[in-house]
Context: one part of a larger RNA
Molecule: large-subunit ribosomal RNA, domain III
Organism: marine metagenome
RNA sequence: GAGUAAUGAAAAGUAGGGUGAGAAUCCCUACCGUCAAAAGUCUAAGGUUUCCAGAGGAAGGUUCGUCCGCUCUGGGUUAGUCUGGGCCUAAGGUGAGGCUGAAAAGCGUAGCCGAUGGAUAAAAGGUUGAUAUUCCUUUACCACUUUAUGAACUGAUGGAGUGACGGAGAAAGAUAGCGAAUGCCACUUAGUGGAUUGUGGUUUAAGCGUUUAGGCUAUGUUAUAGGUAAAUCCGUAACAUAUUAAGGCUGAGGCGUUAUGACGUAAGAUUUGUGAAUCUAUGCUUCCAAGAAAAGCUUCUAGGGUUAAUUUAUAGAGUGCCAGUACCGCAAACCGACACAGGUAGACGAGGAGAGAAUCUAAAGACGCGC
Numbered sequence: 001g002a003g004u005a006a007u008g009a010a011a012a013g014u015a016g017g018g019u020g021a022g023a024a025u026c027c028c029u030a031c032c033g034u035c036a037a038a039a040g041u042c043u044a045a046g047g048u049u050u051c052c053a054g055a056g057g058a059a060g061g062u063u064c065g066u067c068c069g070c071u072c073u074g075g076g077u078u079a080g081u082c083u084g085g086g087c088c089u090a091a092g093g094u095g096a097g098g099c100u101g102a103a104a105a106g107c108g109u110a111g112c113c114g115a116u117g118g119a120u121a122a123a124a125g126g127u128u129g130a131u132a133u134u135c136c137u138u139u140a141c142c143a144c145u146u147u148a149u150g151a152a153c154u155g156a157u158g159g160a161g162u163g164a165c166g167g168a169g170a171a172a173g174a175u176a177g178c179g180a181a182u183g184c185c186a187c188u189u190a191g192u193g194g195a196u197u198g199u200g201g202u203u204u205a206a207g208c209g210u211u212u213a214g215g216c217u218a219u220g221u222u223a224u225a226g227g228u229a230a231a232u233c234c235g236u237a238a239c240a241u242a243u244u245a246a247g248g249c250u251g252a253g254g255c256g257u258u259a260u261g262a263c264g265u266a267a268g269a270u271u272u273g274u275g276a277a278u279c280u281a282u283g284c285u286u287c288c289a290a291g292a293a294a295a296g297c298u299u300c301u302a303g304g305g306u307u308a309a310u311u312u313a314u315a316g317a318g319u320g321c322c323a324g325u326a327c328c329g330c331a332a333a334c335c336g337a338c339a340c341a342g343g344u345a346g347a348c349g350a351g352g353a354g355a356g357a358a359u360c361u362a363a364a365g366a367c368g369c370g371c
């Protein structure tokens, strides 16, 4: 320079009360304002105690501070079923043997590791200051052990099928959600008993049983140089019977039960409209550039068993490993040196107007951006 610029989005505060030594700034109430495909809710990554309670005010907080993501002292994360492992494989990594190299080492078959994929059994309500599909209540399901009764051979690290997959498009069925009407319930409405008016509500899962829109599919007998051995399986061939039906497999949803329960002060229901980007659906149609693997599951024998030591059905009793689980998560807690107008994958995302997730309005909810 100068007590000058600045004090970090122009979403906005005002009043009353409380606490306190002290209040524009902390707490409560009322009104006002802001967001609403978000500035709301859940969750991945990342952070790593920031979560909750009590106490505090030196420093941090661009002012203040009785307040805090700050300081101190305590407390908090509960799982057979959620996510991951005890299962499987992809890219990639590693790599017995093997090849190369003077060596160090490089490459690489089988195998192993490796999710962002496949497989895989739980829902509703209640509860804490802080956890909940984890605790509690109720109702389930899965695997294993064991007992009883009944029945029965079992079965690959091998074969076969399935798993099993692209783009585009269209129509249908259904539900979530939402609107309206008429009932019913609660509260409310002139000085008001009634009537009237207005506002809100009228909710309930998995599982089990039954049924269904839709989708897919012929069945049997005989033969068999293929499927590394075998096969009753698959494939191939012949014959017979059926023909678009039956049967079988699958399948959203509906109904019943769950529920004489839960939730709710109470009522706790009928009709109708709309309607998904969700489900049926890894479906269907169509196109050419022809669109993972393995486990699992089903089946077949090889083999193993000779009668329960193995398998299975029903009923009862019991058992259920390891890690994660707090909190933030479009942000003052992550990445940006900051309590930084920047960046950050996915799911839900009411209503009115509207083609619409634009825009205006605005519920639930959250905030008024620390002078």
Base pairs, nucleotide, nucleotide: 013031014030015029016028017027018026032368033367034366035365040348041347042346046328047327050326051075052074053073054072055071056070060068061067080141081140082324083323084322085321087118088117092113093112094111098107099106100105122139123138124137125136126135142320143319144318145317146316147315148314149313150312151311152310153304154303158300159299160298161297162296166287167286168285169284172280173279174278177274178273179272180271181270182269183202184201185200186199187198203262204261207257208256209255210254211253214250215249216248217247218241219240220239221238222237223236224235226234227233263268288291334343335342351361352360353359